[in-house]
RNA sequence: UGCCGCCGUAGCUCAGUUGGUAGAGCGGCGGACUUGUAAUCCGCAGGUCCGGGGUUCAAGUCCCCGCGGCGGCAU
Numbered sequence: 001u002g003c004c005g006c007c008g009u010a011g012c013u014c015a016g017u018u019g020g021u022a023g024a025g026c027g028g029c030g031g032a033c034u035u036g037u038a039a040u041c042c043g044c045a046g047g048u049c050c051g052g053g054g055u056u057c058a059a060g061u062c063c064c065c066g067c068g069g070c071g072g073c074a075u
Stems, first nucleotide, its partner, number of pairs: 001074008011026004020057001028044005050066005
């Protein structure tokens, strides 16, 4: 440098079925409990679903082109 495969969704780790209202755990914030902290319990906030285009009534999901990460092969 080229080719092939997998992946990119909340701060982190990830789910998201056959295309049909974007979710969980951890973390953060507030509250309860406690002498106080931790633990536990309750609640809340947090998203351009990597970027662009296409198909569709409807795209995180399907198609194309890029970008990035990981792995393999080749020179």